[in-house]
RNA sequence: AGGCUAUUCGAUUAGUGGUUAAAUCAUGGAUCUUACACAUCUAAGCCGUAGGUUCAAUUCCUACAUAGCCUA
Numbered sequence: 001a002g003g004c005u006a007u008u009c010g011a012u013u014a015g016u017g018g019u020u021a022a023a024u025c026a027u028g029g030a031u032c033u034u035a036c037a038c039a040u041c042u043a044a045g046c047c048g049u050a051g052g053u054u055c056a057a058u059u060c061c062u063a064c065a066u067a068g069c070c071u072a
Stems, first nucleotide, its partner, number of pairs: 001071007010025004018055001027043005048064005
């Protein structure tokens, strides 16, 4: 310098244009316990940024940012 891939709750990952954006762990609360832990119930919390296409975008396109890989 060129090319490819990825970016979704605090963490790790699902989500093939439309129906409440989902799961596990973590966190808060309640029950339980003398207390802690475990267990059960429950709650909060998320689509990298900016544009475009579309009746409708986490999903498709472009640029940028970040990370990783490959080539020179």